RNA sequence: GGGAUCGUAGCUCAGCUGGGAGAGCGUCUGACUGGCAGUCAGAAGGUCGCCGGUUCGAUUCCGGCCGGUUCCA
Numbered sequence: 001g002g003g004a005u006c007g008u009a010g011c012u013c014a015g016c017u018g019g020g021a022g023a024g025c026g027u028c029u030g031a032c033u034g035g036c037a038g039u040c041a042g043a044a045g046g047u048c049g050c051c052g053g054u055u056c057g058a059u060u061c062c063g064g065c066c067g068g069u070u071c072c073a
Stems, first nucleotide, its partner, number of pairs: 001072007010025004019056001027043006049065005
C1' cells in the first nucleotide's frame, strides 16, 4: 500500500426484505428478610464510530474517513 471483516447501553451481543432501538449481565430505587445474599417489581443509561449521498423515511442501502482483527505484498 491492497483485500476481507467488525464498530449498537458500563460489559457481552441481537436487530440488516428500510418505518417500534432491544436482550442478558451490571447500576439505581422499592417490596419480602433482623442484616447480607437471593427473589420479585420498576427505573436510569444510546448523536447505532464520524461525515456526506439516495429515499417520504437510514442502525439497515451507497461513497469517503477513523479505529480494531485478519490475510496478501
A computed fold for a 73-nucleotide RNA from Chondromyces crocatus, annotated as transfer RNA. NCBI's taxonomy places the organism under Bacteria, Pseudomonadati, Polyangiales, Polyangiaceae, Chondromyces. It matches the Rfam family "tRNA". The sequence is in RNAcentral, with records from Rfam.